RNA sequence: AGUCGAACGGACAAAUGACUUCGGUUAUUUGUUAGUGGCGGACGGGUGAGUAACGCGUGAGCAAUCUGCCUUUGAUUGGGGGAUAACACAGGGAAACUUGUGCUAAUACCGCAUAAUGCAUCGAGAUCGCAUGUUUUUGAUGCCAAAGGAGCAAUCUGAUCAAAGAUGAGCUCGCGUCCGAUUAGAUAGUUGGUGAGGUAACGGCUCACCAAGUCGACGAUCGGUAGCCGGACUGAGAGGUUGAACGGCCACAUUGGAACUGAGAAACGGUCCAGACUCCUACGGGAGGCAGCAGUGGGGAAUAUUGGGCAAUGGGCGAAAGCCUGACCCAGCGACGCCGCGUGAGGGAAGAAGAUCUUCGGAUUGUAAACCUUAGUUAGCAGGGAAGAAGAAAGUGACGGUACCUGCAGAGAAAGCCACGGCUAACUACGUGCCAGCAGCCGCGGUAAUACGUAGGUGGCAAGCGUUAUCCGGAUUUACUGGGUGUAAAGGGUGUGUAGGCGGGAAGGCAAGUCAGAUGUGAAAACUAUGGGCUCAACUCAUAGCCUGCAUUUGAAACUGCUUUUCUUGAGAGUCGGAGAGGUAAGUGGAAUUCCCGGUGUAGCGGUGAAAUGCGUAGAUAUCGGGAGGAACAUCUGUGGCGAAGGCGACUUACUGGACGAUUACUGACGCUGAGACACGAAAGCGUGGGGAGCAAACAGGAUUAGAUACCCUGGUAGUCCACGCCGUAAACGAUGAAUGCUAGGUGUAGGGGCGCAAGCUUCUGUGCCGCAGCUAACGCAAUAAGCAUUCCACCUGGGGAGUACGGCCGCAAGGCUGAAACUCAAAGGAAUUGACGGGAGCCCGCACAAGCAGUGGAGUAUGUGGUUUAAUUCGACGCAACGCGAAGAACCUUACCAGGACUUGACAUCCCAAGAAUCCGGCGUAAUGGCUGGAGUGCCCUUCGGGGAAUUUGGUGACAGGUGGUGCAUGGUUGUCGUCAGCUCGUGUCGUGAGAUGUUGGGUUAAGUCCCGCAACGAGCGCAACCCUUACGGUUAGUUGCUACGAAAGAGCACUCUGGCCGGACUGCCGUUGACAAAACGGAGGAAGGUGGGGACGACGUCAAAUCAUCAUGCCCCUUACGUUCUGGGCUACACACGUACUACAAUGGCGCAAACAAAGGGGAGCGAACCCGCGAGGGGAAGCAAAUCUCAAAAAAGGCGCCCCAGUUCGGACUGUAGGCUGCAACUCGCCUACACGAAGUUGGAAUUGCUAGUAAUCGCAGGUCAGCAUACUGCGGUGAAUACGUUCCCGGGCUUUGUACACACCGCCCGUCAAACCAUGAAAGUCGGGGACACCCGAAGUCAGUGCGCUAACCGCAAGGAGGCAGCUGCCGA
Repeated sequence: AGUCGAACGGACAAAUGACUUCGGUUAUUUGUUAGUGGCGGACGGGUGAGUAACGCGUGAGCAAUCUGCCUUUGAUUGGGGGAUAACACAGGGAAACUUGUGCUAAUACCGCAUAAUGCAUCGAGAUCGCAUGUUUUUGAUGCCAAAGGAGCAAUCUGAUCAAAGAUGAGCUCGCGUCCGAUUAGAUAGUUGGUGAGGUAACGGCUCACCAAGUCGACGAUCGGUAGCCGGACUGAGAGGUUGAACGGCCACAUUGGAACUGAGAAACGGUCCAGACUCCUACGGGAGGCAGCAGUGGGGAAUAUUGGGCAAUGGGCGAAAGCCUGACCCAGCGACGCCGCGUGAGGGAAGAAGAUCUUCGGAUUGUAAACCUUAGUUAGCAGGGAAGAAGAAAGUGACGGUACCUGCAGAGAAAGCCACGGCUAACUACGUGCCAGCAGCCGCGGUAAUACGUAGGUGGCAAGCGUUAUCCGGAUUUACUGGGUGUAAAGGGUGUGUAGGCGGGAAGGCAAGUCAGAUGUGAAAACUAUGGGCUCAACUCAUAGCCUGCAUUUGAAACUGCUUUUCUUGAGAGUCGGAGAGGUAAGUGGAAUUCCCGGUGUAGCGGUGAAAUGCGUAGAUAUCGGGAGGAACAUCUGUGGCGAAGGCGACUUACUGGACGAUUACUGACGCUGAGACACGAAAGCGUGGGGAGCAAACAGGAUUAGAUACCCUGGUAGUCCACGCCGUAAACGAUGAAUGCUAGGUGUAGGGGCGCAAGCUUCUGUGCCGCAGCUAACGCAAUAAGCAUUCCACCUGGGGAGUACGGCCGCAAGGCUGAAACUCAAAGGAAUUGACGGGAGCCCGCACAAGCAGUGGAGUAUGUGGUUUAAUUCGACGCAACGCGAAGAACCUUACCAGGACUUGACAUCCCAAGAAUCCGGCGUAAUGGCUGGAGUGCCCUUCGGGGAAUUUGGUGACAGGUGGUGCAUGGUUGUCGUCAGCUCGUGUCGUGAGAUGUUGGGUUAAGUCCCGCAACGAGCGCAACCCUUACGGUUAGUUGCUACGAAAGAGCACUCUGGCCGGACUGCCGUUGACAAAACGGAGGAAGGUGGGGACGACGUCAAAUCAUCAUGCCCCUUACGUUCUGGGCUACACACGUACUACAAUGGCGCAAACAAAGGGGAGCGAACCCGCGAGGGGAAGCAAAUCUCAAAAAAGGCGCCCCAGUUCGGACUGUAGGCUGCAACUCGCCUACACGAAGUUGGAAUUGCUAGUAAUCGCAGGUCAGCAUACUGCGGUGAAUACGUUCCCGGGCUUUGUACACACCGCCCGUCAAACCAUGAAAGUCGGGGACACCCGAAGUCAGUGCGCUAACCGCAAGGAGGCAGCUGCCGA
């Protein structure tokens, strides 16, 4: 994908010549060409649907083959014939196209001749080979060829036959080539043979007949997926994944089938048929195939120009010129990849501006910029300008005026993306507030986010950067290199044994494995190394290596293998011996339970934590005698024995398996393991038939309990027992497969043997404990290995889903064996550590219980809280450890709350400006403050006399003040609590892989981790104790306001009381006993006090996000004519109710009255206030004294003495109320305290429950102080009187130490399981329904090959002719989409 006129006849055009009737005809040449004919359209180009296959890779083979064009060689090319397209004429059709008649040529077609080294058949010989056979020599018979063309010629080019080569193709074989066994059996032309056909050729390739084979656990068949390789990516490698581009092979060309032509096709741009689709149509019929290059539509997250050229390389045709070539060479588009280059370089600090942060000082951006100087890549403009072109010259360039060179101008035109919590290089601010969002994993975000968003800064990479997807790596996380299985996932329940795997010593042989050499091959490209060419590099060229493989051949013989001979130690066998709950069967025995009969005997028995159901006066239980029946075998009995495991327990007999010891002169590797297979296999369960005493699922009843379908009790059926048959599972466990060898010891035990008088020593086989090396994550194992090695089997690969579903196999069933996925989670798990916890254990302590005393809980009142109410009832505190708490004292103030009225640089601080000194005294008005207004008054310091300054007031301006507004879960500080409990830690050392341990544990002792002893620990710190204060005794010293003598004062004194200071004293020091010769305990003496004398202060590491932003301080947020400040009034004091804490009582251990004793510790100047007077009294008047051992508050009360009351709602109790008063205060209504008189409530000792206290304590009695104008039942102190009880540690609560378990660590107020409800996701099943694939059976059957027929038609050959041969159409048959 055409080309050739140099194969052929025409047609057309042009030129020239000749002729001409001037219309034209004819010849020659040149050009163009439809047709005939030749060669090529089987190459080149595209794609990967199919294919698990001799398709591909690799290596062999064809003695079973073909090969056009090309190369070499030999021979030949003689002589004839009949047609047919084109063309002409006549038809049909819309078209595509086609029919008939007639003419014509060839390198088109057909006979004939010639014929061998050709082919076929039949012979004869030689040679070679892996079988059939091959090669070769020779003889005979038969058969088969051809074409010409160009050129004046030489010659060139074709044609034919034959041989050979090269190239290409076909076929066969060894080896390799994905997943699934929930695919285990597959196969009828199937496997083989004989014969025939067919093919280029072998072959069931096809056919006829015969035989019954063939493949398969070394994975057949079936299902799924897939083009294969050189290579590519990754990896240290071994491997894993992959098959774009480039190269080799295969397959396909709209889907399926078929042949024709040809050297070659079952043919991408050929033919026929069938199907689907598109188009044309006159409806009759036709046309088509981009998985060629561009391009269009569609699909999609996504993939380019309907470009230039045959100049080069290559291909087809041709003699050639040449023509064709979307092969190819180029250009265009795309950062898609790789490589190279640039966006400037040097100087430059006022460290500019801006921006960001800020501790407000500054810091960073940052020499960065500006500015100065300067080079000139790339881009731009201009000039020049290739190689690629080959072979003697000439000619020929798409790219392309491209690469490259030179000049010009000018920093000019050229930087983004991601990240900044850790992994992982790089940090701040603002916004947001579990929202918005981020996220690869861990995880960020709930008001101070380096994690979200933005900004500044920083880090990384850079014409890119980041994300997503996939593959490898890390992952020794499928482990060949290179893993495991006691407890983390994982040893089969156990044995016998098939295949398979592995296997003792010696010698000989072979050479399959193994090792070494050589040869062939392992295409090119790729890769690696070394060089070369583009300015470098990517890229490319050359050379070498590599291609680790396969095949052939030569050799070696150690090891494995095969074979022969041999050996005894592995294994087996013989003889002798003892041990044993080893197995099977039969028989026998006694104790006990139950039942039956009889006797004795009487009211209970039985059972439990306690009971009841149940049994019993119809005589139980108990007891005696007799009998029946079934099951199990006490003592012996033992981390003893036997068995493969499950398992086996009275005695006797029979049969029988195994192990062990001793010995031997036997066999001679006969062995080990063991997928499938077979056998055994507790209990429960199932089937058939027996048996059934006791026990006992289910069931019934009684209890327990909130319930109790349980635990406990009374009954009770299957079952448990026997025979036969199933089931085939268990925490079938040593959670530890079997076998062999080796590797310190010690000590028991069972059965044998040897030596020995014995004690004992030694040896073999079992069975235990401890322990070294070694192993192990640790725990632990340790000759009975979990050690060191070898062999074989089984099993594991995160948790859940799930040992589930589906399928298959087994089972009577129950169910068993095999055994997933979707989905979901970021863990699940092991061992050990420290804590915490336990209705675990041991030891110990505490008013913890017990023993006591007094209370609370009941009443009334006070007070606090909750709740409710309210304009407000301000806020905080909530188990112990909030609730007479903050508050050591709310009428105003306080006050923070509410209502109303006012102020806005403010009630308070600092700065600036102006004016006035400051300050004091009035008046009006208001609810009050605010407001309005009058008067007095001028100081201090400096001075250049103008003024300035300090302090203070008023006015103004803005910075700011102010906030008891929020957050105690942002904080400091302070405090509570465990708890005055005895603990909490560190350094060094040691042990452990480590967390950690040790010390700090142990034996004693103590109030105590107090002390002693022991100890791989030795020391030290914070705690304990002591040091401090107070109290109890004494001494000494000092004494006024104290004390003393006295009737009193003055005066004197310091003996006593008392006060202050300083000392002493108490230390288990002494004695005895106990204890370990210790620490210490017990008893005693002395002493004021005795074993820390009593009390106080003092509170370890830490816990409770404990309390407090309302003491104070403070970050952040919020308000700013108000959430700030101020004034008046109200509220914090409310009141169906509930709780806490107190006071007073209920009375006679009392109340009342009278007289009359004894304290301590405190307070006092805006104070305490005496005496005296008044008042019933609160109090008033009064004023002495006192800044206090002086004066005063101040009287202590209970007790004691005398008297009354006489057990009652009272001579108890005092609430509530009335009247009259007093005090404080500006003010007593809401809302104070007190006095007097009167009134006289509840209450008669308090349910469940609960509190305090161990001695000067409880109880009881009063006194004082702080707060405070006033107000105390509260709080803090003080003294007076002054008990009871403690056996003891079982129990309750709390705590300390040790130990143990743990699935807890926010630590038991922990963790966690199941049902149910609603919604949804994934998966299974489901009456059915629809679709796809496959298998089998059957029907119709196109094209077409083949076979038959060939009556119709027919040029070449034969024949004189008739006719024949041959051919074609048609028809029939097999196969057939």
The prediction has a mean pLDDT of 83. Small-subunit ribosomal RNA from an uncultured bacterium, 1377 nucleotides, folded computationally.